[in-house]
The prediction has a mean pLDDT of 76.
This is a predicted structure of a 368-nucleotide RNA (Bacterial RNase P class A) from a soil metagenome.
Rfam family: Bacterial RNase P class A. Rfam's curators write: Ribonuclease P (RNase P) is a ubiquitous endoribonuclease, found in archaea, bacteria and eukarya as well as chloroplasts and mitochondria.
RNA sequence: GACCGGACGGUCGCUCGUCGCAAGACGGGAGGAAAGUCCGAACUCCAUAGAGCAGUGUGCCGGAUAACGUCCGGGACGGCCGAUUCAAGUCGGUUGGACGGCAAGUGCCACAGAAAACAUACCGCCCGCAAGGGUAAGGGUGAAAAGGUGCGGUAAGAGCGCACCGCCGCCGCAGUAAUGCAGCGGGCAGGGCAAACCCCACACGGAGCAAGACCAAAUAGGGAGGGACCUGGGUUCGCCUGGGAUACGUGCCGGCUCGGCGCGUCACAACCUCCGGGUAGGUCGCUUGAGGCCCGCAGUAAUGCGUGGCCCAGAGGAAUGACCGUCCCGCAGCAUUCAUGUUGCGGACAGAAUUCGGCUUACAGGUC
Repeated sequence: GACCGGACGGUCGCUCGUCGCAAGACGGGAGGAAAGUCCGAACUCCAUAGAGCAGUGUGCCGGAUAACGUCCGGGACGGCCGAUUCAAGUCGGUUGGACGGCAAGUGCCACAGAAAACAUACCGCCCGCAAGGGUAAGGGUGAAAAGGUGCGGUAAGAGCGCACCGCCGCCGCAGUAAUGCAGCGGGCAGGGCAAACCCCACACGGAGCAAGACCAAAUAGGGAGGGACCUGGGUUCGCCUGGGAUACGUGCCGGCUCGGCGCGUCACAACCUCCGGGUAGGUCGCUUGAGGCCCGCAGUAAUGCGUGGCCCAGAGGAAUGACCGUCCCGCAGCAUUCAUGUUGCGGACAGAAUUCGGCUUACAGGUC
């Protein structure tokens, strides 16, 4: 790093599907992470002229992919190991990651230290009697100190000079590119930090299956009609008014009923019918899918293409379990013929909830 992650059988259950009038029968029933919900999508609803600002994210190059912050291949850089060189360095192997830009601007760099960046000088070294001057090699501080190594040179030193390494500019060659290699010129400018603001390039609307769609009680709201009779007239269409009938309420007559007379009948309400929205509840979404397996082909690989055959959980206060037996693995004890027997204990992490692709995290034991 990859893979497995107890096996088989019996009994009793749970859940879904099919068949059946029923009883029941038959078939399916957790994971490599179902987890964290950290990225990316499908799907659904809402929003949405276009452009810009703001905000967020990503950031070497090429490829893969539906997409990605993922994966594959490559490059540069850093760490470690080995070889090599007088040394710097170089070569090989391995490994790591937010790896555009500090040579656009601004800011920060604690403590220590002379100095943390328009340089400077504590010790030291050199010159000098001293004052003072030269120096940046050596020491010292620090995470980091103004190119590095070697030789020369010098009063001591210093790219001061030279060689090599590094760096900058120009040009050429190789490569799809990142980039690499070579030549010429320049003694060398430009400390570090962008997971500091920022600059550059690119991308980005929001919410999520409790999305959302359909059916649809009871109760309480909303609306319409009836309830509220027939008919004449007027009307500003709200009503006003005449006549009649009956019913209801009420007053009087009356002990009560029937009955009679008078008044009121405004259109409020009960009640009935219908309509509409929502809730409970039910149905769909729901599992055939960027699906998985074998083989072949293409490709360094990620991955893609083709053939064959497969259907593999779909619950909803939420199934996937319990017990027993045999065996397997590990540990401990005992017995012994030292290889077995026997007894006991243990077998992880964890558990679907719309579905995929990743990442991360957890994991007894075992295999390669």
Notes:
The sequence is in RNAcentral, with records from MGnify.